RNAcentral holds the full RNA, with entries from Rfam. Large-subunit ribosomal RNA, domain I from Fluviibacter phosphoraccumulans, 507 nucleotides, folded computationally. Its Rfam family is "Bacterial large subunit ribosomal RNA".
[in-house]
Context: one part of a larger RNA
RNA sequence: UGCAUGUGGUGGAUGCCUUGGCGAUUACAGGCGAUGAAGGACGUGUAAGCCUGCGAAAAGCAGUGGGGAGCUGGCAAAGAGCUUUGAUCCACUGAUAUCCGAAUGGGGAAACCCGGCCCGCAAGGGUCAACCCACACUGAAUACAUAGGUGUGUGGUAGCGAACCCGGUGAACUGAAACAUCUAAGUAGCCGGAGGAAAAGAAAUCAACCGAGAUUCCCAAAGUAGUGGCGAGCGAAAUGGGAACAGCCGUCAUGAUUUAGCAACCGCGUUAGAAGAACGGAAUGGAAAGUCCGGCCGUAGUGGGUGAUAGCCCCGUAUUUAAAAACCCGGUUGUGGAACUAAGCAUGAGACAAGUAGGGCGGGACACGUGAAAUCCUGUCUGAAGAUGGGGGGACCAUCCUCCAAGGCUAAAUACUCGUAAUCGACCGAUAGUGAACCAGUACCGUGAGGGAAAGGCGAAAAGAACCCCGGGAGGGGAGUGAAAUAGAUCCUGAAACCGCAUGCAU
Numbered sequence: 001u002g003c004a005u006g007u008g009g010u011g012g013a014u015g016c017c018u019u020g021g022c023g024a025u026u027a028c029a030g031g032c033g034a035u036g037a038a039g040g041a042c043g044u045g046u047a048a049g050c051c052u053g054c055g056a057a058a059a060g061c062a063g064u065g066g067g068g069a070g071c072u073g074g075c076a077a078a079g080a081g082c083u084u085u086g087a088u089c090c091a092c093u094g095a096u097a098u099c100c101g102a103a104u105g106g107g108g109a110a111a112c113c114c115g116g117c118c119c120g121c122a123a124g125g126g127u128c129a130a131c132c133c134a135c136a137c138u139g140a141a142u143a144c145a146u147a148g149g150u151g152u153g154u155g156g157u158a159g160c161g162a163a164c165c166c167g168g169u170g171a172a173c174u175g176a177a178a179c180a181u182c183u184a185a186g187u188a189g190c191c192g193g194a195g196g197a198a199a200a201g202a203a204a205u206c207a208a209c210c211g212a213g214a215u216u217c218c219c220a221a222a223g224u225a226g227u228g229g230c231g232a233g234c235g236a237a238a239u240g241g242g243a244a245c246a247g248c249c250g251u252c253a254u255g256a257u258u259u260a261g262c263a264a265c266c267g268c269g270u271u272a273g274a275a276g277a278a279c280g281g282a283a284u285g286g287a288a289a290g291u292c293c294g295g296c297c298g299u300a301g302u303g304g305g306u307g308a309u310a311g312c313c314c315c316g317u318a319u320u321u322a323a324a325a326a327c328c329c330g331g332u333u334g335u336g337g338a339a340c341u342a343a344g345c346a347u348g349a350g351a352c353a354a355g356u357a358g359g360g361c362g363g364g365a366c367a368c369g370u371g372a373a374a375u376c377c378u379g380u381c382u383g384a385a386g387a388u389g390g391g392g393g394g395a396c397c398a399u400c401c402u403c404c405a406a407g408g409c410u411a412a413a414u415a416c417u418c419g420u421a422a423u424c425g426a427c428c429g430a431u432a433g434u435g436a437a438c439c440a441g442u443a444c445c446g447u448g449a450g451g452g453a454a455a456g457g458c459g460a461a462a463a464g465a466a467c468c469c470c471g472g473g474a475g476g477g478g479a480g481u482g483a484a485a486u487a488g489a490u491c492c493u494g495a496a497a498c499c500g501c502a503u504g505c506a507u
Stems, first nucleotide, its partner, number of pairs: 001506009015492001016457002020428002022425007029417002031160002039100003042055003046078001049075003061094006070082003105114003115128005130157003133153006164195001165193005175182001179229001205212002216243005226234002247409003251349005258343001261335007269327003273321003279294004295312002297301001303315003358382008368394001389404005444451002464491001467478004
């Protein structure tokens, strides 16, 4: 030095585990905000830090209800206290709620600076943004008026929020095997607006000489008819079957009423809860729930925990049951006024939409790229008829059929999930599953927009090693705990690479 065996170190694979994720189903909820939100800053404890809670009344205050023995949130002990005169805790309703933030008295480099007015001895408290709307007062050129100005208003708006929805605006990469029409795509992005859904919607619709009868969504028709540098591609409708179904209004007069509203009561439900069956022994073992023996309950043998695998030990589960308070929905009764607001019924009268329809030019939307191009929208120029009328039926004309534009409202079937509750998984199991199982959008990087980690496991229980010895300490040797300490806190298991020690053989 090599090989082999044994025994260690290092390292953290593997196995097992799960507090975290992922994906679904059902029900609910679908908003919060000038009564100051979302999100933050700073404070707040016996207490130095962080998390959680809370706000100078500061891990909290009050009331009501529940509950019944412990409690003073966590890391995390210790101290000092509270509590059957009912604490801690849970639910509902209130009080308080610094400063920033739409931020709104003015300013500002967010969490800071500086004011006016009123009240108050003071400490301190209140109020003061803009725009819109309503009302009142005032009031020019200019007589009435109007514009303008001033004031009042427990009138409104604003800002935030995951997706879904409607509208406006609107790419490029890409595909066409290059590329320009075309495609990607009216997609992404940006902007505005709304709701729990939104949008659409009661035929100037289709159809085809038969007829149907608002809209929306699904299945088929159908990758069909078409469209298309007839390339790449794009791509209907009628009709049939389903889901769900609902129709209406306007102007005037008269009449009789009802609903909304308000109050009381009743009922279902939500926000705390309550009751809730049935087991013992033996051996093994550190420990029994496993084994053996003998029982029991079950409208409960879902699940979790307990020193190994428990229907009967614990929490629960099936089932039954409960609300002072707040809220949702429904019902009954009463009240209420035709003065205001909104709606309905009956009768009568009346109305039924003009710079519109259509046309020219230029565009856009329709599956349809200008085409034979109807239909819809309109930037521009024009421009009817008046139910004896008008629109449509894919150029256009006639016949025929069908409908009545230029005003408006409308539930359900449909879309989505930031969130709440319950349940589930031939989903993951710490290089996986969220980026994040752990104080993670953290540490760290970047001027910034932004990028973005690593990191889980002693043991059943800390019983976390008193005391002695070596040592400055670190660390170790005894002793002790424990079933186990090669489970000793760099702690379950502990692979390999890599590094030792001992022994044997070879050189």
The prediction has a mean pLDDT of 85.